Overview
This is a predicted structure of a 508-nucleotide part of an RNA (small-subunit ribosomal RNA, 5' domain) from an uncultured bacterium. The full RNA is in RNAcentral, with records from ENA.
Context: one part of a larger RNA
RNA sequence: GGACGAACGCUGGCGGCGCGCCUAACACAUGCAAGUCGAACGGAGUUGGGAGGAGCUUGCUCUUCUUAACUUAGUGGCGAACGGGUGAGUAACGCGUGAGUAACCUGCCCUGGAGUGGGGGACAACAGUUGGAAACGACUGCUAAUACCGCAUAAGCCCACGGUGCUGCAUGGCACUGCGGGAAAAGGAUUUAUUCGCUUCAGGAUGGACUCGCGUCCAAUUAGAUAGUUGGUGAGGUAACGGCUCACCAAGUCGACGAUCAGUAGCCGGACUGAGAGGUUGAACGGCCACAUUGGGACUGAGACACGGCCCAGACUCCUACGGGAGGCAGCAGUGGGGAAUAUUGCACAAUGGGGGGAACCCUGAUGCAGCGAUGCCGCGUGGAGGAAGAAGGUUUUCGGAUUGUAAACUCCUGUCUUAAAGGACGAUAAUGACGGUACUUUAGGAGGAAGCUCCGGCUAACUACGUGCCAGCAGCCGCGGUAAUACGUAGGGAGCGAGCGUUGUCC
Numbered sequence: 001g002g003a004c005g006a007a008c009g010c011u012g013g014c015g016g017c018g019c020g021c022c023u024a025a026c027a028c029a030u031g032c033a034a035g036u037c038g039a040a041c042g043g044a045g046u047u048g049g050g051a052g053g054a055g056c057u058u059g060c061u062c063u064u065c066u067u068a069a070c071u072u073a074g075u076g077g078c079g080a081a082c083g084g085g086u087g088a089g090u091a092a093c094g095c096g097u098g099a100g101u102a103a104c105c106u107g108c109c110c111u112g113g114a115g116u117g118g119g120g121g122a123c124a125a126c127a128g129u130u131g132g133a134a135a136c137g138a139c140u141g142c143u144a145a146u147a148c149c150g151c152a153u154a155a156g157c158c159c160a161c162g163g164u165g166c167u168g169c170a171u172g173g174c175a176c177u178g179c180g181g182g183a184a185a186a187g188g189a190u191u192u193a194u195u196c197g198c199u200u201c202a203g204g205a206u207g208g209a210c211u212c213g214c215g216u217c218c219a220a221u222u223a224g225a226u227a228g229u230u231g232g233u234g235a236g237g238u239a240a241c242g243g244c245u246c247a248c249c250a251a252g253u254c255g256a257c258g259a260u261c262a263g264u265a266g267c268c269g270g271a272c273u274g275a276g277a278g279g280u281u282g283a284a285c286g287g288c289c290a291c292a293u294u295g296g297g298a299c300u301g302a303g304a305c306a307c308g309g310c311c312c313a314g315a316c317u318c319c320u321a322c323g324g325g326a327g328g329c330a331g332c333a334g335u336g337g338g339g340a341a342u343a344u345u346g347c348a349c350a351a352u353g354g355g356g357g358g359a360a361c362c363c364u365g366a367u368g369c370a371g372c373g374a375u376g377c378c379g380c381g382u383g384g385a386g387g388a389a390g391a392a393g394g395u396u397u398u399c400g401g402a403u404u405g406u407a408a409a410c411u412c413c414u415g416u417c418u419u420a421a422a423g424g425a426c427g428a429u430a431a432u433g434a435c436g437g438u439a440c441u442u443u444a445g446g447a448g449g450a451a452g453c454u455c456c457g458g459c460u461a462a463c464u465a466c467g468u469g470c471c472a473g474c475a476g477c478c479g480c481g482g483u484a485a486u487a488c489g490u491a492g493g494g495a496g497c498g499a500g501c502g503u504u505g506u507c508c
Stems, first nucleotide, its partner, number of pairs: 001508004006504005013380006019373002021338001026336003030333003035078003040075002043072014085291003094216008104208002109204008117151001119149002126141006157182003161178007187196004217263001224254003229251008266288004270281004293314005316327004344370001346369003352366001353364004383413004393404004417449001419444005427435001452497005457478003463492005473480002
C1' cells in the first nucleotide's frame, strides 16, 4: 500500500447492486416450510332436478328409486431420496484430475417392437360391541379397485447344456442358432375413435455405483504396525467386482519414497495479495462429500439406511387420571443463551423452477420481492457566478500591522437530490403483477432540508498562542514533558480524506 462475512469510537443526506451468527453441530415457545390425484376405488355428506308412495293443514313434510354438481375421511397411485440448511465428523478414492467396468443399476423422459385373455380370496372405510385419562387400540360382520394372489399365452427376455462365424491381451465379448426349463398385465375418461394408462423387450438420454494412476496439512520429542490381518480354494451375499461375509488352507501384507499413532482440517472452481514465482484463504455464487438431538438398525422403494419416515438404546424437555404417552429449527421467520458482533414471528406464487393432475387448478419460507444495517463497492448531492468598506467578530502582534478572507453580508442565477401535486410503466399478455401508485416523466415552490473525521517533532503533507511544569499526559518507531513544549491539554490557523474518517484484529 492492498484486502475483509469484520468489530469499536465520532459523525451521517440520497440512490443502485451485493452482503449480513465467523462464537454454542447450545437449548428452543409459536406459525408456516410436501403435497396432490374423484379421469384408480367403494362409501359418506351437502345442494338441485325427475319418477313413485305415505301423511295431512293441497303445498309442505317424510320415505324409496334415479340423476347431476360440489365436498371429501379411507383404500390406491405418484411425489415425499428433489428443493432448502449446516460443516460436527472425515487426512479418506473424501476431493481434484485423468482413465476403466469384458464386474454394474437407472422411476419419470425419448425412439422402436410385441401384448393387454380368463379367474379368485381379502382388508380399510362403514355398522355393531368394547378397552384407555390420553396417545391409540381390540373383537365381530359387510364391501370396491389401476390394492393383493393363482392360471393361460411369449416375437423378444432370463437360466442350464450345446453348435457356427467374427473378435479380444484375457476371465471372455458380439451376432446367428439347437434342445429343455422359467417369468407378464389394469383399467379409466369421454365427443366412440381418440386420449391417459398397464405388461414386456431392444436402444438412447439422464442420474448413480464400483475400480485404478497421479496430486492433496503438520509432527520422528510418534519406528515399527497388522489375525479377516495378506493371499488361495469353495460357498454365501450384492445391481455388481472384491475378506464384503463365512468354512478350510498357506503365512503373509504395510513401513525412513515415513507405515502406525497423535494433532489439525470438509475438498475444489475460485478469492485476496504479489512484477512474477509464491504466500494466505475456501464467507457469498457454482460442483462434489458428509451430517440432521447422540449411538445403532433395517423396512419401503427405481433411488434412502431417509432433516420435517419407522424401530431400539442414551441424554434432555413436555403431558399424565402414575397405568402410560409426546417431541427433535444445522428449513423460513422468531426466542433465550454465548459473544466484540450479524436482520422481519413481512408480501406473493405475478415471474423462473419443482411436485401432483388429462386439464382446470392445488401445494411450494425454493424463488421473486419488500423491511432492517454506511456492512462493502459504485454514483450523486450538501449550490453556481459576481462581490474589498479587504466590514464586524476571533486569533496574533514588533501595536504599524498580519491572518481568518471572496470567506461572509449583498446582487444575479440554477433546481441534481429533496418537498408537494398530476400522470404512470417494462417485467406478461388472449387473460393473470407480490413488487407498486414503485421506477420513470411533467409541473410548482424555494438556497431553502443535507459535513464530518483524523492529523500538523522526524519518518509524513500541515505552526503559532496560552495552560501545565518528568505532573497531567502522548506514543507505530525514534522518543516528547523537570517554567518560553511546533510532540501533553485548549484555541486560532493549516494539511489529508470525505458520507465518511480514524482505531483494533487478520492475511499478502